Small-subunit ribosomal RNA from bacterium endosymbiont of Onthophagus Taurus, 1413 nucleotides, folded computationally. Rfam family: Bacterial small subunit ribosomal RNA. Model confidence (mean pLDDT): 81 of 100. The RNAcentral record of the sequence draws on ENA and SILVA.
RNA sequence: CCACGAGCUACCUGCAGUCGACGGUAACUGAAAGAGCUUGCUCUUUUGCAGACGAGUGGCGGACGGGUGAGCCACUUUUUGGGAAUCUGCCUUAUGGAGGGGGAUAACCACGUGAAACUGUGGCUAAUACCGCGUAAUAUCGAAAGAUUAAAGUGUGGGAUCUUCGGACCACAUACCAUAAGAUGAGCCCAAAUGAGAUUAGCUAGUAGGUAAGGUAAUGGCUUACCUAGGCGACGAUCUCUAGCUGGUCUGAGAGGAUGAUCAGCCACACUGGAACUGAGACACGGUCCAGACUCCUACGGGAGGCAGCAGUGUGGAAUAUUGCACAAUGGGGGAAACCCUGAUGCAGCCAUGCCGCGUAAAUGAAGAAGGCCUUAGGGUUGUAAAGUUCUUUCGGCAAUGAGGAAGGCAUAGGUUCUAACAGGACUUAUGAUUGACGUUAGUUACAGAAGAAACACCGGCUAACUCCGUGCCAGCAGCCGCGGUAAUACGGAGGGGCGAGCGUUAAUCGGAAUUACUGGGCGUAAAGGGUACGCAGGCGAAUAAUUAAGUGAGAUGUGAAAUCCCCGAGCUUAACUUGGGAGCUGCAUUUCAUACUGGAUAUCUAGAGUAUUGAAGAGAGGGGUAGAAUUCCAUGUGUAGCGGUGAAAUGCGUAGAUAUGUGGAGGAAUACCAGUGGCGAAGGCGGCUCCUUGGUCAAAUACUGACUCUCAUGUAAGAAAGCGUGGGGAGCAAACAGGAUUAGAUCCCUUGUAGUCCACGAUGUAAACGAUGUCCAUUGGAAGGUUGGGCCUAAGUCUGGCUUUCGAAGAGAACGCGAUAAAUCUACCCCCUGGGGAGAGCGGCCCCACGGUUUAAACUCUCAUGAAUUGACGGGGGGGCGCACACACGGUGGAGCACGUGGUUUAAUUUGAUGCAACGCGAAGAGCCUUACCUACUCUUGACAUCCACAGAAAUCCUUUAGAGAUGAGGGAGUGCCCUCGGGAACUCUGAGACAGGUGGUGCAUGGCUGUUGUCAACUCGUGUUGUGAAAAGUUGGGGUAAGUCCCGCAAAGAGGGCAAACCUUAUCCUUUGUUGCCAACACGUAAUGGUGGGAACUCAAAGGAGACUGCCGGUGAUAAACCGGAGGAAGGUGGGGACGAGGUCAAGUCAUCAUGGCCCUUACGAGCAGGGCUACACACGUGCUACAAUGGUAAAUACAGAGGGCAGCAAGAGCGCGAGCUGGAGCCAAUCCCACAAAGUUUAUCGUAGUCCGGAUUGGAGUCUGCAACUCGACUCCAUGAAGUCGGAAUCGCUAGUAAUCGCGGAUCAGAAUGUCGCGGUGAAUACGUUCCCGGGAAGGGUACACACCGCCCGUCACACCAUGGGAGUGGGUUGAACAGAAGUAGUAGCUAACCUCGGAGGCGCGCCUG
Repeated sequence: CCACGAGCUACCUGCAGUCGACGGUAACUGAAAGAGCUUGCUCUUUUGCAGACGAGUGGCGGACGGGUGAGCCACUUUUUGGGAAUCUGCCUUAUGGAGGGGGAUAACCACGUGAAACUGUGGCUAAUACCGCGUAAUAUCGAAAGAUUAAAGUGUGGGAUCUUCGGACCACAUACCAUAAGAUGAGCCCAAAUGAGAUUAGCUAGUAGGUAAGGUAAUGGCUUACCUAGGCGACGAUCUCUAGCUGGUCUGAGAGGAUGAUCAGCCACACUGGAACUGAGACACGGUCCAGACUCCUACGGGAGGCAGCAGUGUGGAAUAUUGCACAAUGGGGGAAACCCUGAUGCAGCCAUGCCGCGUAAAUGAAGAAGGCCUUAGGGUUGUAAAGUUCUUUCGGCAAUGAGGAAGGCAUAGGUUCUAACAGGACUUAUGAUUGACGUUAGUUACAGAAGAAACACCGGCUAACUCCGUGCCAGCAGCCGCGGUAAUACGGAGGGGCGAGCGUUAAUCGGAAUUACUGGGCGUAAAGGGUACGCAGGCGAAUAAUUAAGUGAGAUGUGAAAUCCCCGAGCUUAACUUGGGAGCUGCAUUUCAUACUGGAUAUCUAGAGUAUUGAAGAGAGGGGUAGAAUUCCAUGUGUAGCGGUGAAAUGCGUAGAUAUGUGGAGGAAUACCAGUGGCGAAGGCGGCUCCUUGGUCAAAUACUGACUCUCAUGUAAGAAAGCGUGGGGAGCAAACAGGAUUAGAUCCCUUGUAGUCCACGAUGUAAACGAUGUCCAUUGGAAGGUUGGGCCUAAGUCUGGCUUUCGAAGAGAACGCGAUAAAUCUACCCCCUGGGGAGAGCGGCCCCACGGUUUAAACUCUCAUGAAUUGACGGGGGGGCGCACACACGGUGGAGCACGUGGUUUAAUUUGAUGCAACGCGAAGAGCCUUACCUACUCUUGACAUCCACAGAAAUCCUUUAGAGAUGAGGGAGUGCCCUCGGGAACUCUGAGACAGGUGGUGCAUGGCUGUUGUCAACUCGUGUUGUGAAAAGUUGGGGUAAGUCCCGCAAAGAGGGCAAACCUUAUCCUUUGUUGCCAACACGUAAUGGUGGGAACUCAAAGGAGACUGCCGGUGAUAAACCGGAGGAAGGUGGGGACGAGGUCAAGUCAUCAUGGCCCUUACGAGCAGGGCUACACACGUGCUACAAUGGUAAAUACAGAGGGCAGCAAGAGCGCGAGCUGGAGCCAAUCCCACAAAGUUUAUCGUAGUCCGGAUUGGAGUCUGCAACUCGACUCCAUGAAGUCGGAAUCGCUAGUAAUCGCGGAUCAGAAUGUCGCGGUGAAUACGUUCCCGGGAAGGGUACACACCGCCCGUCACACCAUGGGAGUGGGUUGAACAGAAGUAGUAGCUAACCUCGGAGGCGCGCCUG
């Protein structure tokens, strides 16, 4: 820019007819006349004179056009196709007529009533208004005769004739009447199609039909009288709910599904309900009457109104426009026409609401500008994007120009025709003046200038598009999954990406969804086979022949409105849009052929089905009789103290004689063995024996019937157990109840025990009524059984039937599993399913004596519920194996005192981490200061520490005085280094500025590294091949065997890797080499004594290298293997002992306080320095230890024997002093040389004599020693004195299998000092192991699982409070339907009164009353 559309309800205001046929003249204009004068104006008047015309009478139109969808599922309607008993104004055609009269009444005048709306009385008048008469048919009625029925004029013109001078008369035009036909429109009937609900199954009396009459334009129960008793309905009547219908529209491959805006056809409605009038047509949107609601006016008496017409207003709402222009065009009404009217319509206005087209620029342009954002700091991205340069001007702006939509109508002048006519009409020619709302139109041209023109949502996946910052389960997002708890591509912002005059949100429909499956699904276990059979309707149905033509197929004709969709064209620059033609509208109806198949009627056939005959098996059914064993009870004998019962008991029974046992009897119920995935039955179900009655099945061979079949909604029959009713029966068993136990309290257990279980007759009608598998027919490899028949005949055989069990091929199946008895394949019929819960519950119906059964929703709620299989994990499931796991032994802890650690408490601080095993003598191998991280006080701020810059330096460094608690401050003095090209440089110190330092601040749930634990448990995996749709499996399982997934055998597996083992260190034996600081056998010397000395190299020892042990040998067992048992030899024997060594994973295990490190936090402090204090507190609790409680001991004296270590800021001998700790002093030793350093338990002798002691040593007083600047808080040790608890430890709990436990001492690290801890060393030196049932932990295989954060899992119910939804509910409000009473207007009828008119009876009018509808 163009085109199209725009809701509900109540409505203020405006707008939504014309015609002179009639009586007329209120307004306007003209003309005429008159008056006034200002001579061109004003005023008055006219028998309305004329143009015209208000109001009125009258005609036509207000039934069209325009709006809306409330109602209506029907006897209405719609769509398609048929039909007969009708009407139709204006229009067209045709025929005929239009004569002669009459009385009124509006308007108007006068007088009134009333607020108004309106209206009354009296008087006058006209008509195309109204009423008779005449005429009248091919009209109507009637068989006919016959009867009945109409009208209106007006305009114009006119020759003759007539005239009352108005006209008559004639003609034309136009109206009018009757009839016949057409066209158009309308009314009526029929068939099919056209929503849902059966928790609506029976409905209907004018109902269905007939006869007669009435009524209607017309058929008809449309209405009435009479007669008949019918009619509709499972192919869904009746009832209830919802809904305007269609062409079409949206979607879809189609079939379908949803829908019914605009445009077009039909219907219905007009404030709500009812009713008729007028009329051709209405039961009438802008008409009437009545009732009702609402609004308005009112003088309170009474009146007015109806936008679902166009605009517009209010209300409500998420939401929907201007109180515009014009009749120029198209169409409609009136009119002869001009014209008038037309909110129909044509246009314009508003809105990106949708569709279509166009623009917001184009080309060039790398210094890849600046800015932004990010960054691994290099760069990347925004991005040729911008700027810059060049070019263009669509749209918009300002001007100019400028089509088409206009055809007609009018005037003038002609022509043709109708006509007597020159009037008028119709047709036509020419000329002239004219008709455009839109409109500043479309289009074209000139000018200026990149100038005026970009938003929106998204960026975790689905789904195209990624980073930073902020936030910190907050704020928020979200279509589904889900995101957010301090590193968010998911929240908010930004940059970048996406799309673009649009982009998103919400709501809705179809699709995907084969997720209602007609096309095109299912029912063993996922939802779903009725518990079983019979069987009417229904559905399906063997063979042959001829016939028919309903289904079916083919052709033709009519119809299926137009528009839409599709194809080919045309017109706007293109497109949307408009338009021409065609195809199509898959349908319906009529008709003609075809006859394979299906159906109908006919004839035949025997293979399906059935009947007859002869046999067979059987817990098939109903009834009667009868048998034995057992339980219980009764009687009685024997007999004596218990019986019974349980995990253990008790209640109970028993000395009034039980239990046990013998005999006899009673009664009821059930039928051991046989007995069997054996048999029979439709299912439920059926079991001693025998008799009677009776159903079904099967086999063999013949005969007969001739499709009689199969399935089956509703229906009918039988139908376990429990429970019910009536009457019996009652031995055993046994709900309920009682008692005893158990338990926190109970169930489960025990002792009794009632209904019931049994019988008869009823009733109930359900079960995991299961093969969780409907019934019937047919087809399809095999193997092995059971049972019951038959043939060949006697076989361990073979062939052929019925039923039945197991395995299994193909096949199908999600898998499990099925597999001729299908869950395979081809058919027929029936039931049932459509996510889980709510719920098989409620309401309603039906059935039931009751209990209950059957049929069976919704609200609400969740996003999964379910099936089958897989891997783990788990179990107070089962089987097998291991470990100081239990058991068997030994010694402890738990009780006491003390030490150390922890919790708690306290405190200014008691720094912090570690918290089941796997924190607690742990980090800490050593807190008086320091450490130190904490607290208090005092100080510093580029800093105690690192790098860079500048200035200065008599450098650094050392000594010293003074203030202060010290850090620190103020002074004094000594001092002049190294290299050098003499400029300076390196190092150091002071001062200054900023970059930065610093942090034992937070996060171990952001991390690395390290570590713990499972666990030194034997496990954890991989590639290839194989199996399975797959997750996965197998290998790695199985049989043996091992400490061991160590090894052997077998095997769809054959192999490999990390673990195990070995390799490494140490120890146990031997050899070789070497021989000092170690050693001393032989030789020699010497001492009180000593390898002390010469010497030796044998031994011990030291430290280097070797040897040795491998199930190697023998025997046995075993499957011959692996291996095990025993033996020999050997120092050592079956991984010789010990150590180091720790697979894949688990525990968000521990550690940011060893260290490293991301993000965050502090920066005159959360950094740094310093003094003092604290980490050492103390009602208490726990853990780990030491010392004890004593005689296997304490004390005293004497005396013997180690190993491994350490030592220069060190170990320190001998000697002297001290009671002692220690002191003085310093030989020796940098260590096989010297020192620490006397080992202790042990042995010998003596004493103590069971005592809180000669046990025990805490605590306290006093006096000291040592270390250190310092020992108060707060060290260790020594001496004297003191002498607490404690007499072997409750529940519970720990360690240990041999040089081990137990016991005894020695040494080291840390360290100035400070071990009962810890790490090592040696001495003495046991006991026990039947064994794997149990406790704990771990490993492997198989079964179960509703667990997978994996049993510390999952999960059920009540109760409490709040809220949501639903059922019931005393009651209450609204609506609808049916019925009765009552009943407005109105129509018809009956009777009454009554002008004009007349043929005296009609027609019309009026009032009243009540009956009927």